[in-house]
Molecule: Bacterial RNase P class A
Organism: Rubrivivax sp.
RNA sequence: GAAGCAAGCCAGACCGCCGCUGGCGCGAUCCGGGAAACCGGGCGCUGGAGGAAGGUCCGGACUGCACAGGGCAGCGUAGGAGCUAACGACUCUCCACCGUGAGGUGAGGAUCAGAGCAACAGAGACGAGUCCGGCUUCGGCCGGGGUGAAACGGGCAAUCUCUACGCGCAGCAACACCCAAUAGGCCGGCAUUGAGGCGGCCCGCGGAGCCGGCGGGUAGGUGGCACCGAGCCAGCAGGCGACUGCUGGCCCAGAGGAAUGGCGGUCACGCCGCCUUGGCCGCAAGGCCGGGGCGGCGCACAGAAUCCGGCCUAUCGGCUUGCUUCACAC
Numbered sequence: 001g002a003a004g005c006a007a008g009c010c011a012g013a014c015c016g017c018c019g020c021u022g023g024c025g026c027g028a029u030c031c032g033g034g035a036a037a038c039c040g041g042g043c044g045c046u047g048g049a050g051g052a053a054g055g056u057c058c059g060g061a062c063u064g065c066a067c068a069g070g071g072c073a074g075c076g077u078a079g080g081a082g083c084u085a086a087c088g089a090c091u092c093u094c095c096a097c098c099g100u101g102a103g104g105u106g107a108g109g110a111u112c113a114g115a116g117c118a119a120c121a122g123a124g125a126c127g128a129g130u131c132c133g134g135c136u137u138c139g140g141c142c143g144g145g146g147u148g149a150a151a152c153g154g155g156c157a158a159u160c161u162c163u164a165c166g167c168g169c170a171g172c173a174a175c176a177c178c179c180a181a182u183a184g185g186c187c188g189g190c191a192u193u194g195a196g197g198c199g200g201c202c203c204g205c206g207g208a209g210c211c212g213g214c215g216g217g218u219a220g221g222u223g224g225c226a227c228c229g230a231g232c233c234a235g236c237a238g239g240c241g242a243c244u245g246c247u248g249g250c251c252c253a254g255a256g257g258a259a260u261g262g263c264g265g266u267c268a269c270g271c272c273g274c275c276u277u278g279g280c281c282g283c284a285a286g287g288c289c290g291g292g293g294c295g296g297c298g299c300a301c302a303g304a305a306u307c308c309g310g311c312c313u314a315u316c317g318g319c320u321u322g323c324u325u326c327a328c329a330c
Stems, first nucleotide, its partner, number of pairs: 001326010012267007020048007030041004050301001054312002057310005062171004074167005079093004094108001095106004109162002114160002116156002131144005175223004185214006197205002229251001231250008269298013
């Protein structure tokens, strides 16, 4: 210098204006919506997407239901040892395969319990048999060549199966609470000796319900729900590592048709075009490597929805560290 391997990081920065949304404080004890529950309204300060928030593929927290104990079925996992709240994730290691190598990949238990399967070639492929030669007690036995991955001895468990171990079922639209109208339920009272109704009263009409209370569910509302937690960041210690412990510091989105945005400016980055300029090679045409200016375009994948640990998938461009192979120079 070239080509690679592994691990990790960034995902434009700043300023101004306008807007959306959570929290806290102050303030009117007021106004608006609503039957209520409850929600909204002012000002100030402050927080406001990601490495995958995605797919919803595993595992947990949480919640409701179920649950003496044992077994079957079903589903899942599979070398060994660990880590963890848990896991099929992750770590170390053995073995096998791939790679010159750094490294990568692995559904890696059992085929003397049983069943099933094997393209082409080959006489014959899991059933048993016989192409050639020899022997024969005529039942078979031995040897050989050829085909093939495999020829009476093996393979496949990513076919059923067996063994060991694990697993209750649903999911925040879970679930808990507050609470209308209408209909239905229960209780009490009134009413055919005429209630209630016909806008207030009287007359009249008319004929079977009316009134109150309670309780359940629905619409609606609140909580769950953003929270001090399997939390984040440093340092130290233990461990090869996943990870764990201690000390200190920090508080870090939260809606509910769903906020996290828009405009302008400066700078940075990438690409393209034009202009200009330097170095090297070459006889030349020209080629290679740069510098500066102007203009234009672009800045990926994607967007929280109860929370967390993983896996998988998508991703413009750029950066860092360690290592490998090859070439050259010393």